[in-house]
Context: one part of a larger RNA
RNA sequence: GGCGUAUGGGGGAUGCCUAGGCUCUCAGAGGCGAUGAAGGACGUGACAAGCUGCGAAAAGCUGCGGGGAUUAGCACAUAUGAAUUGAUCCGCAGAUAUCCGAAUGGGGCAACCCAGCAUGUUGAAGACAUGUUAUCCGAAAGGAGGCAAACCCGGUGAACUGAAACAUCUAAGUAGCCGGAGGAAGAGAAAACAAUAGUGAUUUUGCGAGUAGCGGCGAGCGAAAGUGAAGAAGCCCAAACCAGUUUUGUUUCGGCAAGAUUGGGGUUGUAGGACUACGAUAUUUGGUUAAAUUGUAACCCAAAGAGUAUGGAAAUGCUCUCCGGAGAAGGUGAUAGGCCUGUAGGGGUAAAGAUUUAAUUGAUAGUAGUAUCCUGAGUAAUGCGGGGCACGAGAAACCUUGCAUGAAUCUACCGGGACCAUCCGGUAAGGCUAAAUACUACUGAGAGACCGAUAGUGAACUAGUACCGUGAGGGAAAGGUGAAAAGAACCUUGAAUAAAGGAGUGAAAUAGACCCUGAAACCAUACGCUUACAAGCGGUCGGAGCCUUUAGGGGUGACGGCGUGCCUUUUGCAUAAUGAGCCUACGAGUUACCGGUGUUAGCGAGACUAAUUAAUUCAGUUAAGCAGUCGUAGCGAAAGCGAGUCUGAAUAGGGCGCAUAAGUUAGCAUUGGUAGACGCGAAACCGUGUGAUCUACCCUUGGGCAGGUUGAAGUUUAGGUAACACUAAAUGGAGGACCGCACCCGUUGACGUUGAAAAGUCUUGGGAUGACCUGAGGGUAGGGGUGAAAGGCCAAUCAAACUCGGAAAUAGCUCGUACUCCCCGAAAUGCAUUUAGGUGCAGCGGUAGAUUUAGUUUUAUAGAGGUAGAGCUACUGAUUGGAUGCGGGGGCUUCACCGCCUACCAAUUCCUGACAAACUCCGAAUACUAUAAAAUGAUGACUACCAGUGAGGGCAUGGGUGCUAAGGUCCAUGUCCGAGAGGGAAAGAACCCAGAGCAUCAGCUAAGGUCCCAAAAUAUAUACUAAGUUGAAGAAACGCGGUCUAAUUGCAUAGACAGCUAGGAUGUUGGCUUGGAAGCAGCCAUUCAUUUAAAGAGUGCGUAACAGCUCACUAGUCGAGCGAUCAGGCAUGGAUAAUAAUCGGGCAUAAGUAUAUUACCGAAGCUAUGCUUUCAUGACUUAGGUUAUGAGAGGUAGGGGAGCAUUCUAAACGGCGUAGAAGGUGAACUGUCAGGUUUGCUGGAGUGUUUAGAAAAGAAAAUGUAGGCAUAAGUAACGAUAAUGCGGGCGAGAAACCCGCACACCGAAAGACCAAGGAUUCCUCAGCUAUGCUAAUCAGCUGAGGGUUAGUCGGGGCCUAAGGCGUAUCCGAAGGGAGAAGUCGAUGGACAAGCAGUUAAUAUUCUGCUACCUGCUAUAAAAUAAAAGAGACGGAGAAGCAAAUUUAGUGCGUGCAGACGGAAUUGCACGUUGAACCUUAAGUAAUUAAGGGAUAGUACACCAAAGCUACGGUAGCGGUGAUAAUCUAAAGGCGGUUCUUCCAAGAAAAUCAAUUAUAGCAGCCCGUACCGUAAACCGACACAGGUAGUUGGGAAGAGAAUUCUAAGGUGCUC
Repeated sequence: GGCGUAUGGGGGAUGCCUAGGCUCUCAGAGGCGAUGAAGGACGUGACAAGCUGCGAAAAGCUGCGGGGAUUAGCACAUAUGAAUUGAUCCGCAGAUAUCCGAAUGGGGCAACCCAGCAUGUUGAAGACAUGUUAUCCGAAAGGAGGCAAACCCGGUGAACUGAAACAUCUAAGUAGCCGGAGGAAGAGAAAACAAUAGUGAUUUUGCGAGUAGCGGCGAGCGAAAGUGAAGAAGCCCAAACCAGUUUUGUUUCGGCAAGAUUGGGGUUGUAGGACUACGAUAUUUGGUUAAAUUGUAACCCAAAGAGUAUGGAAAUGCUCUCCGGAGAAGGUGAUAGGCCUGUAGGGGUAAAGAUUUAAUUGAUAGUAGUAUCCUGAGUAAUGCGGGGCACGAGAAACCUUGCAUGAAUCUACCGGGACCAUCCGGUAAGGCUAAAUACUACUGAGAGACCGAUAGUGAACUAGUACCGUGAGGGAAAGGUGAAAAGAACCUUGAAUAAAGGAGUGAAAUAGACCCUGAAACCAUACGCUUACAAGCGGUCGGAGCCUUUAGGGGUGACGGCGUGCCUUUUGCAUAAUGAGCCUACGAGUUACCGGUGUUAGCGAGACUAAUUAAUUCAGUUAAGCAGUCGUAGCGAAAGCGAGUCUGAAUAGGGCGCAUAAGUUAGCAUUGGUAGACGCGAAACCGUGUGAUCUACCCUUGGGCAGGUUGAAGUUUAGGUAACACUAAAUGGAGGACCGCACCCGUUGACGUUGAAAAGUCUUGGGAUGACCUGAGGGUAGGGGUGAAAGGCCAAUCAAACUCGGAAAUAGCUCGUACUCCCCGAAAUGCAUUUAGGUGCAGCGGUAGAUUUAGUUUUAUAGAGGUAGAGCUACUGAUUGGAUGCGGGGGCUUCACCGCCUACCAAUUCCUGACAAACUCCGAAUACUAUAAAAUGAUGACUACCAGUGAGGGCAUGGGUGCUAAGGUCCAUGUCCGAGAGGGAAAGAACCCAGAGCAUCAGCUAAGGUCCCAAAAUAUAUACUAAGUUGAAGAAACGCGGUCUAAUUGCAUAGACAGCUAGGAUGUUGGCUUGGAAGCAGCCAUUCAUUUAAAGAGUGCGUAACAGCUCACUAGUCGAGCGAUCAGGCAUGGAUAAUAAUCGGGCAUAAGUAUAUUACCGAAGCUAUGCUUUCAUGACUUAGGUUAUGAGAGGUAGGGGAGCAUUCUAAACGGCGUAGAAGGUGAACUGUCAGGUUUGCUGGAGUGUUUAGAAAAGAAAAUGUAGGCAUAAGUAACGAUAAUGCGGGCGAGAAACCCGCACACCGAAAGACCAAGGAUUCCUCAGCUAUGCUAAUCAGCUGAGGGUUAGUCGGGGCCUAAGGCGUAUCCGAAGGGAGAAGUCGAUGGACAAGCAGUUAAUAUUCUGCUACCUGCUAUAAAAUAAAAGAGACGGAGAAGCAAAUUUAGUGCGUGCAGACGGAAUUGCACGUUGAACCUUAAGUAAUUAAGGGAUAGUACACCAAAGCUACGGUAGCGGUGAUAAUCUAAAGGCGGUUCUUCCAAGAAAAUCAAUUAUAGCAGCCCGUACCGUAAACCGACACAGGUAGUUGGGAAGAGAAUUCUAAGGUGCUC
């Protein structure tokens, strides 16, 4: 280290629980608000941060009623109180109700600021109190405004999407925005439907019906009449006519006419009314008031139990008993009808409400006549263009209306789906109207086969909280001690209030506050076995040894055999292809409606109800309800006819039917469609809003730029010119000029890259008076802005921001998709496709059914055919060599003709050879068709439903293509893999063998093997191989006296071959040639002849040529085989690839190769034995099944069948349970599996079995979601390399805290002030769990307490800029947009205080002193229109004046001067200062000078407290005391004044002049601490970044560069 066991830690699953949700039912209510809402801010408690309540009368006040003992909310502590003289509490009615908010006196950055008027307080001013003062409509009274969940009406109105693209269409009049109303809204009493019959306002609902229709006639959209129900309710004006009042016109003054207004009258279609005549007060109904009855809030009454056992506790068990109009429910120490709260049932009172009666006040009707009058006008209708109607312009009626035109008047008009006629129905152009219907933010009562803390609301808890974002907006986590706090007195360890150990409480403390149960990952400790030569997907099979409580067994496991995880996706994955760090919880085919099919049940030529209604025991109940649907008859386009009908002239023929009759309703299963439709996932599109604190540009108003250099124009002088010009010298001070700090930018290089930093640091660069940089306040907004233009920027986001919504957009794409067993089992092909990784149909699979006689194989017979092969004087085409040589070329011929020649080309023909997928005179084998026979036996076909597949791949064979390349590609046939395990081939998807139901320590074989690894032959026989060839995967042409075999042929005992010995001669130096050529440079040839055993006019070497050596040939010796050619086997060279490799050893005694033979091994094959299971057939069965025989049981996609587990419901078991449920954790037993049962320990209150039912119903994977825990790892890092060291102190503890002394760093800053921003960080005390990148006694941390003082500083009570708002007014579907007046709005204008002192912390604010401003009152004096001015402004440069400040010197003051030497009339050090304001003087002014202010204060000296101490001192709170220049020189140049010059020509308004003197009084609100180049702001941090303005000493220096340094600050938290 591994495995195991035990005990813990960690963590918070599981179980149980519920205080909270979710979905509904019934009832109520359906609004609140200028009498100030909704919603907030701030307050309010003895102490009070949060929630709740309340409002300065503030967890409350008053009255009435209820109630009857406690009580001061959540909130359990302390203190102090209240209450039987009735509290707290509950109900009703009142009072109070700060400030903001419609917000309403004006303003505004919501919760703040500033006013007017009236009254009151006081002596004026000032201040205070109460009330009042907005706008619009309206004559007035009065009303409106704003908020709120859905429902409703109207205005406006998308897109994604679907159509497999897209434009009409769809989505959809949806989402969104806007206006408006009510408890409902809208609609509504026919100018309606219908059809020869009728109905009789509207609304809602069941049907009608997915019908009629509409529709790129695509996708889709989709009525109405009628009928069944719910509910029912009808009315009023205008007009005609009459009357009154009034105005106008006219008049013959009698009137008449017209208009306006009031009243009467009147309201319809079988027309009605006016009018004329007649007649009558009938019927129905509304409002108001009064009385009676009823009724309701809080609340009241409300029955009945004991004993015993167990136990901490009884409600449990047992025994006996009681109530019940109450056995709903909850609680009580476990499960309660009789303990408590309640419940059934009764009672009770104020207001509101309801009913009845009475009174009063309204409304409402008839008959006849028909001369005249009335009956809704820019209307109906028409044309053009739209919209709505289911209806998309269509044959398009009807409704509506933007433009244009424009009737009729009851003998009239409109409609009935173009239009016309007839007929029928109705009477438009005015209005009102309950119920049935829709919804639920809110209140009460209840319910649930809804959830139970990752669930259910986002929220069970201080949740729309913490937190994030500029903002719109986004948005968590987090429940449980116990019956009761009985919440651990006391002791010990410890620095300790940490923690631990005892003790104690309790039934239990392993219930101890991190608290019920307490799983897993992960981390430990103890013990048993095992482990340091070993290679391992970690298991499995065998198994020695050791340990062991019950000996059945359990733990461990040396050694040996076999063995490349899971998922997904694929032709194919151990793959080095995808996904997962591990564990736990959660996590995906559901639901509704409409169809198809199957099955079960009811009824059956019939079946079923829907809405609705009623009843009750209130439940997915019962009854009523035939409206309607399907079926019972078909045919036809239809009229129509009908067992027939249509076509047709037809009685024909043919088509479709009948003959051959089963449906319908419901449950369940499966499948299709419409819906998000199995889950997660886009980039995008559209709509309403939110953003210019970043950044782009613009507007207004402010600010900044050390220092140095150059020297334009112009001017002056001199020269010069007729005059200019021109030249020179000065002066001058221009410039998108030069160098270079601050400032701005970001060129180069390095670093950094899990950074110091989500863009920086260091270095080096660019600009730096300009098109410059910068602050504050504003403007422009998303198809929009802005852009010196890069598609740049618009809040770390830009080729269209962000937020929320449409929305679960869509995704032919990827990923994931959860328990078990049994049976069958594919495809990767054809056709088509904007199709190729998708889909439709067919093919192939499954299940069920009915019927039929097919299917498959073999043999035989008969066929059609044109492949392989073959062939080509058999075609078409191609083609080798030869013969012939038509024709042609070339040449010759004396021009031409006729000719001739030719080693040129070459037709036809002949001979010869030979080719073809698109050649065939020929032509198989297979395959195919038919028939017959045999074998086989359900395998074929058909119907219905349910699929998957439509990426294939290897091998063999036949081909195409390619290179007769590919592990290439495309076909065909077969096979296997795919979806197939086992054996062999070392290892290997598809090669060989062989198809796995389970078990067996049985047998036989296949491929392949038998020396060892490693089962079986060191088998047999005969050969070969020498290369480690073979024996790996593979090798050629060509070479080879390697070797073996076979054949042919030659020589050979008459002596071969090889070796040795000897010869190898002569004509002749053959001839020619040659300088020479003699066998041997070359040429010639009858290379001849002779002698010989044999010897070439010579095979080589050699010479200048000869010579010489040798060979052929011969003899001798030797003594038996020796050569040549060709064929085959095995070897060999040819033979080169990168780390080291045939498994290893081995190879003439083969384990190599070849041939032959025998035996054996060898698989999940076959056999044997037992068992499980499916199907078929038979038998028996009381229907479940049993048994016999036979055939089966590999399996992905997929189909079918049977089960297990989980949660909930009902019933039964009248189940189990404190004598111990669920859950957790072990053990044993059991089932084929999912699983089940029993039991030990833990746990402490619920839970099971059976039969049915219903599902949020099973996880290992989705870069899944949430939480927890690992790993890397005790690793990287600890954020500027300006730096620390020592002594002392406090303390449990000191590198960091405090003090001191050294040292170091900054010093145009790393010092000081101040604006923004922050919001207590400031100061003191106490503390160290967290924060601080370490420690900490310290702190910007934690806790408590304290701290910010203004007439003059900043802001308001003053002003205006850009810009905002905005009355009148203008514009616009609405919301809204502009906008004179006015009002806001600083970054600008105006405007009065200084010095010193003081606190732990404030100071121009307090104190002291000294000043100034405004107003009022009193007193005294003086003055008064208007107009115009001023306020009032650029850049650059120059000059005068000149402040603060600094340096030097002199004088003066104070102090010191010791050791060697000098010097006290000296030397050194320090100091030498003092405001605002007033008066006077100077100056144009700014300002300066003098005097006062100033007896202030300070340096200095002396005395001297606390504290500390080494006892020597140190320290210096406080007190006292005096006093020295208003000197000289230099630098400096703030500030303002004046001037010059240039072109780009440089705010507005308030305000001012508009009295003086004296005295008295008055002087409001807000800010004020602290940080502020930073540890407090913006950057997620105590972050190397960013952050406007003022000041900024000295030496050197031009300088704010640079170096050093003062004051001051710091040493950067390891």
A computed fold for a 1614-nucleotide part of an RNA from Psychroflexus halocasei, annotated as large-subunit ribosomal RNA, half A. NCBI's taxonomy places the organism under Bacteria, Flavobacteriia, Flavobacteriales, Flavobacteriaceae, Psychroflexus. The coordinates come from a structure-prediction model, not an experiment, and the mean pLDDT is 80. Rfam family: Bacterial large subunit ribosomal RNA. It was read from a public genome assembly.